[in-house]
Molecule: SAM riboswitch aptamer (S box leader)
Organism: Actinomycetota bacterium
RNA sequence: CGCUCAUCGAGAGCGGCUGAGGGACAGGCCCGUUGACGCCGCGGCAACCAGCAGCCGGAGCAAUCCGGCGGCCAGGUGCCAAUGCCUGCCAGGAGCGACCAUGGUGGUCGAGCCUGAACGAUGAGCC
Repeated sequence: CGCUCAUCGAGAGCGGCUGAGGGACAGGCCCGUUGACGCCGCGGCAACCAGCAGCCGGAGCAAUCCGGCGGCCAGGUGCCAAUGCCUGCCAGGAGCGACCAUGGUGGUCGAGCCUGAACGAUGAGCC
C1' cells in the first nucleotide's frame, strides 16, 4: 500500500515553541495573528486491542472451548471545534409543489426528508 470486519449525532484541558494557514478532496460553511494547524510537556476522553472480574447461551464425561452483553481499568494504538461540520458520483422509500395526460393503473420537472451504498478516519486481523 492492499484486503476483511467493526465503529464514527456522546465524550475530552492547561502551558511552552513556531508563525499562516487549517477543517481528506470539490462546493459551501466555519476555525485562525484575541496565534489556528503542527511539534513538545503535563492532563483528559474511552472506539478497538490487552488485562480483571460478572451474567447469558451453545459444545464437551470433564478439563476447557466458542459466541454475546454490559462493567472495571487506562497497558498498546487512537482521539480531545462544529453529526465524519453539511452536501457530493450512485441506488431505494413514503410524502409535498408545479405542469402535462387521463374511462382506469400515469408521466415530467423542482425543493426538501429518511435509508443504504460510495468516499474518508481509526482500530483489530491477514497479506